Predicted 3D model of a 73-nucleotide RNA (transfer RNA) from a Candidatus Nanopelagicaceae bacterium. The coordinates come from a structure-prediction model, not an experiment, and the mean pLDDT is 82. NCBI's taxonomy places the organism under Bacteria, Bacillati, Actinomycetota, Actinomycetes, Candidatus Nanopelagicaceae. Rfam family: tRNA. Gene Ontology term of the family: triplet codon-amino acid adaptor activity. RNAcentral holds the sequence, with entries from ENA.
RNA sequence: GCGGCUGUAGCUCAGCGGAUAGAGCAGCCUACUGACGAAAGGCAGGUGGUGGGUUCGACUCUCACCAGUCGCA
Numbered sequence: 001g002c003g004g005c006u007g008u009a010g011c012u013c014a015g016c017g018g019a020u021a022g023a024g025c026a027g028c029c030u031a032c033u034g035a036c037g038a039a040a041g042g043c044a045g046g047u048g049g050u051g052g053g054u055u056c057g058a059c060u061c062u063c064a065c066c067a068g069u070c071g072c073a
Stems, first nucleotide, its partner, number of pairs: 001072007010025004018056001027043004049065005
């Protein structure tokens, strides 16, 4: 330099173009316990990498850029 893949919650990841964008773990609260933990119930947490385009409607399709990763040279 060229090509592929990935980018969504603190972390690991889901999500046929049409929900108030979800799960597990972590965090906080409650209750339980002599106490701690586990198990239980609940709460909070997201400008979806950035900016355009298509569409009535975009996390999803598309373009450029950025970052990471893999391969080729």